Source information:
The RNA shown here (Guanidine-I riboswitch aptamer) has 103 nucleotides.
[in-house]
This record gives sequence, structure tokens and C1' cells, in this order.
RNA sequence: UCAAAAGCCGCUAGGGUUCCGGCUCAGAUGUUCUGAGUGUCUGGUCCGAGAGCGCGCGGCCCCGGUGUUCGGGGUUACACGGCGGGACAAAAGCCCGGGAGAU
Repeated sequence: UCAAAAGCCGCUAGGGUUCCGGCUCAGAUGUUCUGAGUGUCUGGUCCGAGAGCGCGCGGCCCCGGUGUUCGGGGUUACACGGCGGGACAAAAGCCCGGGAGAU
């Protein structure tokens, strides 16, 4: 100086509003339905972090054992950051993006 398993999965902070539920209004019925509106509704479904979490999976190294199987330990670092644009119903810490830029 260059390269990367610097991977995947689950979850969370966060995010909105298709669907469900909540609320408001209207109508019908006769006590449950239908329609419209509302996310300035705590919610369920849903989206969801490079710079959040994980005793998960995987990778790498060492040791033990051993015909390949298996067990144990270690490691998987660091990390300031827009404007704008894009997707899904929509938005976002999602994606462009560890980008531009800054140090």
C1' cells in the first nucleotide's frame, strides 16, 4: 500500500398506515353489520440499522481426541457524516451508502 466471512440469521431503537384493531361520522339493522374519514391512535401484522444488541449460525486460529465424525478455548477489530434521490400501502437509523464530504 492492497484485499476480506468486515458473511448470514434473530431481535431492538426507530418508522410509517396496505390489512387487523382503536377513535370519529353517516347509514342500515336491531345490537351486530356496512361505508367514509383519522397514524396529531398506546397497539397486532408489516419495514427496520455498516457506524445498535445477541451465550444464534457460519468463517479463521489453537488445544484435546480421532479414519473424515466430535469436544473445549480464543477471535470476528475500528467507525464523524449530509443534501438529494429510490422502493413497497407508506415512512424510516431501510437502499443508493463504510458513497459525497470532514478528521